[in-house]
Molecule: SAM riboswitch aptamer (S box leader)
Organism: Anoxybacillus thermarum
This record gives sequence, C1' cells and structure tokens, in this order.
RNA sequence: UUCUUAUCGAGAGAAGCGGAGGGACUGGCCCGAUGAAGCUUCAGCAACCAGCCGAAAACGGUCAGGUGCUAAAUCCAGCGAAUUGGCGUUCAAUUCGGAAGAUAAGAA
Repeated sequence: UUCUUAUCGAGAGAAGCGGAGGGACUGGCCCGAUGAAGCUUCAGCAACCAGCCGAAAACGGUCAGGUGCUAAAUCCAGCGAAUUGGCGUUCAAUUCGGAAGAUAAGAA
C1' cells in the first nucleotide's frame, strides 16, 4: 500500500513550546489571536487485540500490556431506492441501502 471482517447518534482535556491554520476530499456549515496545525508532558474515555477468571469454542466477567480516541452524529450532504408534500420537469422532508473515510484485528 491492497484485500477481508467488525464497529462508527455513547464517552473522555489541561499545561508548556509554537504562531495561522484546522474540521480526510468537494459543497455547505463551523472551530481558530479569549491562540489553529504540529511537538512534549500529565490526565482521562473506551474496551478492538493480548492477558486473567468461568467447562469456556460461542458467550459473560475482569484487567489495562499493544493500539485508538478526548468540538459539533464520521459536523451535515455527496450515489441510489422508497414514502410524503408539490399538477409537474424539478425541488423539499423522512427512512433505508450504498460509496468514501476513520479505528481495530487478520491476510497478501
């Protein structure tokens, strides 16, 4: 990097350095000099994997070693279908599915 599987409306931030961007992409809408990104330290959340307990594969519990995460639903939408509204092209709302993305575990 690619593939497979699972999950994604819950949860959890302070300080120091830094000094203008950030929220993947596009559009929107937001966050940001009352300090963005990034780095460091400490703290916290969760429980995918590992460990431990139960006959324990499934499953349940426990712990917190390996990851991850700590504005807003993955911030919302993006492609398609259904329903409703609208005479209707089209548009709007809701629901469902998909795509893309993120994280974990496994494989190449």